[in-house]
Predicted 3D model of a 116-nucleotide RNA (SAM riboswitch aptamer (S box leader)) from uncultured Pseudonocardia sp. RNAcentral holds the sequence, with entries from MGnify. The prediction has a mean pLDDT of 80.
RNA sequence: CUCAUCCAGAGGGGUUGAGGGAACGGCCCGUUGACACCCCGGCAACCGGCGACGCGCGAUCUGCGCAGUCGAUCACGGUGCCAAUUCCGACCCGCGGAACGCGCGGGGAAGAUGAG
Numbered sequence: 001c002u003c004a005u006c007c008a009g010a011g012g013g014g015u016u017g018a019g020g021g022a023a024c025g026g027c028c029c030g031u032u033g034a035c036a037c038c039c040c041g042g043c044a045a046c047c048g049g050c051g052a053c054g055c056g057c058g059a060u061c062u063g064c065g066c067a068g069u070c071g072a073u074c075a076c077g078g079u080g081c082c083a084a085u086u087c088c089g090a091c092c093c094g095c096g097g098a099a100c101g102c103g104c105g106g107g108g109a110a111g112a113u114g115a116g
Base pairs, nucleotide, nucleotide: 001116002115003114004113005112006111011040012039013038014037015036019029020028021027024089025088026087041082042081043080046078047077048076049074050071051070052069053068054066055065056064057063086110091107092106093105094104095103096102
């Protein structure tokens, strides 16, 4: 940089000790110990693998291969994740409304994760 996904899901212990939730506003979490780190546990199914199907090769062994499809009913390996929708908003458009620092819907921006 490109593509995909982001309203589901999943917590205990130990160490430490004041901030943390990316950034701005809000609103939350936090000395009844947050955040972070470590251990264990779990969630999920992006990639690999595995299984089923398919296709091809070789020829009988239920063999080998493949930018293919599927897997709620696989979870072995590599990541990731385990407060709040990515906590909500912020910019643009549409609808509603008498109206707003309003409500609903769509898109964008930014970010996170994976794969390349």